[in-house]
Record summary:
Predicted 3D model of a 145-nucleotide part of an RNA (small-subunit ribosomal RNA, 3' minor domain) from an uncultured bacterium. The coordinates come from a structure-prediction model, not an experiment, and the mean pLDDT is 82.

Context: one part of a larger RNA
RNA sequence: CACCGCCCGUCACACCAUGGGAGUUGAUAGCGCCCGAAGGCAGAGAGGUAACCGCAAGGAGCCAUCUGACGAAGGCGAGAUUAAUGACUGGGGUGAAGUCGUAACAAGGUAGCCGUAUCGGGAGGUGCGGUUGGAUCACCUCCUU
Numbered sequence: 001c002a003c004c005g006c007c008c009g010u011c012a013c014a015c016c017a018u019g020g021g022a023g024u025u026g027a028u029a030g031c032g033c034c035c036g037a038a039g040g041c042a043g044a045g046a047g048g049u050a051a052c053c054g055c056a057a058g059g060a061g062c063c064a065u066c067u068g069a070c071g072a073a074g075g076c077g078a079g080a081u082u083a084a085u086g087a088c089u090g091g092g093g094u095g096a097a098g099u100c101g102u103a104a105c106a107a108g109g110u111a112g113c114c115g116u117a118u119c120g121g122g123a124g125g126u127g128c129g130g131u132u133g134g135a136u137c138a139c140c141u142c143c144u145u
Base pairs, nucleotide, nucleotide: 003108005105008101009100011098013095014094015093016092018090019089020088023085024084025083026082027081028080031077032076033075034074039070041068042067043066044065047063048062049061052059053058111132112131113130114129115128116127117126118125119124
């Protein structure tokens, strides 16, 4: 302010963020297996060898060479975390003057509400139980005039 009031939900339209989603494309850090460069390390060392030892023979040492484990990059595999995207789909929010009804607020025109079951375009309806945060009426006990 106030019943020419107030007010609820679906639907339609627009925009916003967001959940699910067959999947798709990446990123990150690990794991398992394969492969195994350089490198030093460990072992072998029949071949080579100026300095050291030795009169010499030779020795020590070193080197070539070989082997081994470690080992970067790379390859394969199954997962993890995370980002973007994804047909379709779920609700949410916002929006002067859209649609359908009229649930609530007065006893709101079937009193409301809670729980539960069920039904319905939606607000909701109905059954059962509970409740007064219901009016009206009756009786009782009181107060004021």